[in-house]
This is a predicted structure of a 1446-nucleotide RNA (small-subunit ribosomal RNA) from an uncultured bacterium.

RNA sequence: AAAACGAAGAAUAAACACUUCGGUAGCGAUGAUAUUUUUCGCAUAGCGAAAGUAACAUCGGGUCUAAACCACUCUUUAUCUGGCUAGAUAAACGAGUUUGAACAAAGUGUGUAGAGUACACGAGCGGCGGACGGCUGAGUAAUGCAUUGGAACGUACCCCAAACUGAGGGAUAAUCCACCGAAAGGUGGACUAAUACCGCAUGUGCCAUUCGUGGUAAAGCUACGGCGGUUUGGGAGCGGCCAAUGUUCGAUUAGCUAGUUGGUGAGGUAAUAGCUCACCAAGGCUACGAUCGAUAGCGGGUCUGAGAGGAUGAUCCGCCAGACUGGAACUGAGACACGGUCCAGACUCCUACGGGAGGCAGCAGUAGGGAAUUUUCCACAAUGGGGGCAACCCUGAUGGAGCAACGCCGCGUGCAGGAUGAAGGCCCUCGGGUCGUAAACUGCUUUUCUCUGUGAUGAUUAUGACAGUAGCAGAGGAAUAAGGAUCGGCUAACUCCGUGCCAGCAGCCGCGGUCAUACGGAGGAUCCAAGCGUUAUCCGGAUUUACUGGGCGUAAAGAGUUGCGUAGGCGGUUUACCAAGCAAGGCAUGAAAUAGUGUGGCUCAACCAUACUGCUAUGUUUUGAACUGGUAGACUAGAGGAUGAGAGAGGUUAUUGGAAUUCCAAGUGUAGGAGUGAAAUCCGUAGAUAUUUGGAGGAACACCGAUGGCGUAGGCAGAUAACUGGCUCAUUCCUGACGCUCAGGCACGAAAGCGUGGGUAGCAAACGGGAUUAGAUACCCCGGUAGUCCACGCCGUAAACUAUGGAUGCUAGCUGUACACCGUAUCGACCCGGUGUGUAGCGAAGCUAACGCGUUAAGCAUCCCGCCUGUGGAGUACGAGCGCAAGCUUAAAACAUAAAGGAAUUGACGGGGACCCGCACAAGCGGUGGAGCGUGUUGUUUAAUUCGAUGGUAAGCGAAGAACCUUACCAAGGCUUGAAAUCCUGAGAAGCACUGCGAAAGCAGAGUGUGCCUUCGGGAACUCAGUGACAGGUGUUGCAUGGCCGUCGUCAGCUCGUGUCGUGAGAUGUUGGGUUAAGUCCCGCAACGAGCGCAACCCCUAUGUUUAGUUGAAUUUUUCUAAACAGACUGCCCUGGUAACAGGGAGGAAGGAGGGGAUGAUGUCAGGUCAGUAUUACCCUUACGCCUUGGGCUACAAACACGCUACAAUGGCCAGUACAAAGGGUAGCCAAGUCGCGAGACGGAGCAAAUCCCAUCAAAACUGGUCUCAGUUCGGAUAGCAGGCUGAAACUCGCCUGCUUGAAGCUGGAAUCGCUAGUAAUGGUAAGUCAGCACAUUACCGUGAAUACGUUCCCGGGUCUUGUACACACCGCCCGUCAAACCAUGAAAGUGGCCAACACCCGAAGUCCGAUUUAUCGGCCUAAGGUGGGGGACAUGAUUGGGGUU
Repeated sequence: AAAACGAAGAAUAAACACUUCGGUAGCGAUGAUAUUUUUCGCAUAGCGAAAGUAACAUCGGGUCUAAACCACUCUUUAUCUGGCUAGAUAAACGAGUUUGAACAAAGUGUGUAGAGUACACGAGCGGCGGACGGCUGAGUAAUGCAUUGGAACGUACCCCAAACUGAGGGAUAAUCCACCGAAAGGUGGACUAAUACCGCAUGUGCCAUUCGUGGUAAAGCUACGGCGGUUUGGGAGCGGCCAAUGUUCGAUUAGCUAGUUGGUGAGGUAAUAGCUCACCAAGGCUACGAUCGAUAGCGGGUCUGAGAGGAUGAUCCGCCAGACUGGAACUGAGACACGGUCCAGACUCCUACGGGAGGCAGCAGUAGGGAAUUUUCCACAAUGGGGGCAACCCUGAUGGAGCAACGCCGCGUGCAGGAUGAAGGCCCUCGGGUCGUAAACUGCUUUUCUCUGUGAUGAUUAUGACAGUAGCAGAGGAAUAAGGAUCGGCUAACUCCGUGCCAGCAGCCGCGGUCAUACGGAGGAUCCAAGCGUUAUCCGGAUUUACUGGGCGUAAAGAGUUGCGUAGGCGGUUUACCAAGCAAGGCAUGAAAUAGUGUGGCUCAACCAUACUGCUAUGUUUUGAACUGGUAGACUAGAGGAUGAGAGAGGUUAUUGGAAUUCCAAGUGUAGGAGUGAAAUCCGUAGAUAUUUGGAGGAACACCGAUGGCGUAGGCAGAUAACUGGCUCAUUCCUGACGCUCAGGCACGAAAGCGUGGGUAGCAAACGGGAUUAGAUACCCCGGUAGUCCACGCCGUAAACUAUGGAUGCUAGCUGUACACCGUAUCGACCCGGUGUGUAGCGAAGCUAACGCGUUAAGCAUCCCGCCUGUGGAGUACGAGCGCAAGCUUAAAACAUAAAGGAAUUGACGGGGACCCGCACAAGCGGUGGAGCGUGUUGUUUAAUUCGAUGGUAAGCGAAGAACCUUACCAAGGCUUGAAAUCCUGAGAAGCACUGCGAAAGCAGAGUGUGCCUUCGGGAACUCAGUGACAGGUGUUGCAUGGCCGUCGUCAGCUCGUGUCGUGAGAUGUUGGGUUAAGUCCCGCAACGAGCGCAACCCCUAUGUUUAGUUGAAUUUUUCUAAACAGACUGCCCUGGUAACAGGGAGGAAGGAGGGGAUGAUGUCAGGUCAGUAUUACCCUUACGCCUUGGGCUACAAACACGCUACAAUGGCCAGUACAAAGGGUAGCCAAGUCGCGAGACGGAGCAAAUCCCAUCAAAACUGGUCUCAGUUCGGAUAGCAGGCUGAAACUCGCCUGCUUGAAGCUGGAAUCGCUAGUAAUGGUAAGUCAGCACAUUACCGUGAAUACGUUCCCGGGUCUUGUACACACCGCCCGUCAAACCAUGAAAGUGGCCAACACCCGAAGUCCGAUUUAUCGGCCUAAGGUGGGGGACAUGAUUGGGGUU
């Protein structure tokens, strides 16, 4: 940088988990401004995605939050007082009315029967309405919807206008009688009415017309107000029909269509029309996607978004469609009719089995399904609808209530004070912090709640379901009311405990393996809040399909070529016209609701009302003419042609040439040849190879030959000829835009392969043999067939690559080369300069993620085509096309996954490259590995053999020294505030000595002793006993740590600041050329400086000087001791070099760092150590602590590591003679002397040490003698006996001495170690540890070599460079089969249902037609049903194929 995935936001008819108070409703963010008339364009402001954004100050905004005083105005509420008004209640009074009792009169009531009138209820006749309202979205991709138009129509009720409403007739239902049926229902007879039905009259009119004429209406009722009826015309609203435009996906659906397209005539309809029919013609649709398949009601709108868009079509509104499924008509103004009819079918119910009935996609409700969706409520009070003159009736429309946090909005669950910061919880560094003013407590308030009273608007004079609801008033009392999710990052919010790759979490990354902010719990915190989370879906983020707004050299992506080129897209200069595109104005429409803004009403809000705006669209009309387009004309700069030259492996065909290989024949000639890393197979004495001559045949063309040429690409090479395509230059004559690109199409297209027929020298898949190898179906070798070659025909792919489509124009140069031409020059073709066309190298600007590209662009632009959208599955499956086949082209999905991929960077690595260094190799010397012994380790054993260290970087290491101790281990015996520490209480001074038991630790007992200070209580020190806080732990984790150490490595490296370069990681510096032991130094350089390392400074040592001197028997220049100083710096000379430096020389004790030591950069190895100490966390607490005795760490089949002693003559033994350095010593070193063969003993002088002692201080060495090559006079293991020393103690288990014994071993396999000079080798001496114990370690001096040509190789390291798919870094990464489990998918003999067509049979109801038997029949058409063969999509299938995951 590319790319995908995840996330934060909004929304929902939601569902689920947890929680749950009340009310209410059906739903909440966008484009503007102005100028000179306008537009395009440009500009400005605003909104705004994305991206970016130091500090401080200021300004603005947001949130939280008081108290007091004064003045004024307005509004509202409450209380009190006075006055006024109104109302209510009680009492009294007045007037009126009513009732009862008695009498009288008038009269009145009840029952029965009949008649009449009015009303109510019910059936029927008749009228109007059941075509509205309500529900649903199955079908439908256009008989639909949306928008805008149109002409050939209808219309009940309503409105307007004109005219009329006269006089008659015959029936029928209800009803009565009789009867059939289980029922549903039905039949016959008799009677009757109408605004039911039918003639007649009239004709304003209307219809028809052959223009003569013909036809055609009505209905009355009344309450006397009116309500109706008929005809015609008009209107309003409603409806039917037609057109244009828009309206999902699939080409792995490419052709569809016979009433099909049109015409004439007829029929039919309210009306146009193939709407239907007869005849005629052969049309119509389609790549601007017909047909077919899949999906889907459409719109206003809704959600989201900065917008453009994307998704959606619940509630509300408009349209359409449907009413159990399918078909059909009837009635009617209107239906082919949700609660009508007929028929067919499926289903349910009743039945007397004969036959009947039904249709909740109306409101409630039930069942079932499901994650999931309500009451069998009230009312017609309001709004609206139907009928009616009206009263009124009907209305599950509607208005309301009920249920559900399902959503939106609002409110509450208190407010103020209150610090001993209570108790309690949690954490803690033990100091404290936090929950936290939180609580308690004090005061206050009452929204809400409970009780009581009052009580609406909605309604007009009346009528209120809601509803005693909303509201209002009074009283009571903090009372009735908080949860959910999260806290690793994204993403606001952290600690403890538990768990220990378990249990679990998880949206993505990921978390969990003993210190989990990620699991579970707790405390705390954060975010929302009557809700909060999860799940699902859609938009956003996603510029991740890119119109706004992306790309294709290497990330996914330029088809192999574009030669020919269709459709399509785009197109040079100029004139005139047109006005299609384009622009502006006018007009009309774009329903309401929704949306925006303002205002208003419910206490606010949600919600509602209202005004304006918008709804980005469509049509029509007028105008304009710059640009595009069209028509007509002109031009020459594009394109093409002509003329004249030219280059070329351009193509096809034919002919021909020489070299070479092979083969054949012959000659000469003899033993090999060939081949390889080395060999072998192979050829050859039957004569090869070699060589000579002759011949045959096929294929390919050396030199020239070249980042040279030609061609569209693939590709093209001996020579010649014929035919032929394209290109370049020059002339500027002709045509006059004729051009560019190109879906589909045609054509060409390396190699391999296929078919037929030839040919076959060499080469050579397959195959055979020989080698190599663990194997070698390979690489190497010997052979060898297809093939390679030719002709004809297929195939159609390659890293077919410049990984770069074509065309045109523009934008610095420099250099080479091919061809043509021009200039100059010349005898000329050379040279030099220039133009054009090609082909190469480098580079300005610019581009690019970078690499890189750069006039031959990957730059700047325009046009056209092709292609891409994470990775894998997969260029695969299925289907289709092509092919003889191989196969090619087109081309998915399921599923899996968080990355895959590009360029560059730093490292690491390479059996990559270059350079350099090191005892790294080489050259040498001596060892180890073999033997015996010592020590350590593994292993084994054991009661225990304590623990740690384990390639280099463990193994004579921790351990500078295990008999007890040490000691950590084991056995046994004991102790429990403990062996040692602090604090508290009690007793006693402390202490000293004794007895018993015991292995000891210890236990028990009996004595002695009374000190110091004092305020007289007591205290200090010490001992004993008790108590609990605590001690203690060599218990675990070195992978929790500090500190220290090892190693790479004494290798020369590792970094920083500033600057510069790069988008960045980073680079530069630190690379380069030299030089050095060195990143040491010099030179150069976009670097300049600096730090840690290197070097130097420090110590020892070699020489000298000076000073001082205990010691030394003494002397001195000396020796020694110990202090200071000098000296060495490439300083001087020569040579080379710019320099650094290198080589040589002089002088000098020392020469190029004189020799040695100390000193160890950034880092690596989770290197080592918790057992040196320190220390987090965990664990034990009468034991994992502490004490004691004894044992063990010392075992012993075997293996390894490090050493000692040897194997002998450069030696052993004996004798003699010499020469050191450095150390140690008072719990010590120990002299002389004496004893002992000796170890040693006695002894005690001296010495806290240059004085004395260890210690004559040495041994190799040297001199002399002996041994004479052997298991020895080598070697000393092992063993026996006798001793010594240390120590309580020497058995397990010390060292030494003497005598005796005398093992293996005669120089060591593969392999391997050390060392470059005072070194290796060799000889002894000392010290630390230590009572004693040294073959180890650390030091010291003596004697004292050999070799290094050199850097090819082995090992390790450094620098630069290169490749990389590695970064835990090659001990890396990683491919495929096989085995096992799971997942989705293809094929498959088939099987199963489904879908839509087609052909045929049969054919209900019904319209229409016809007939006559008119109470009926026939015909056409058709639903349903049946038969048949095909097609399509799906499910399933033994078996099988590959794919994915683990």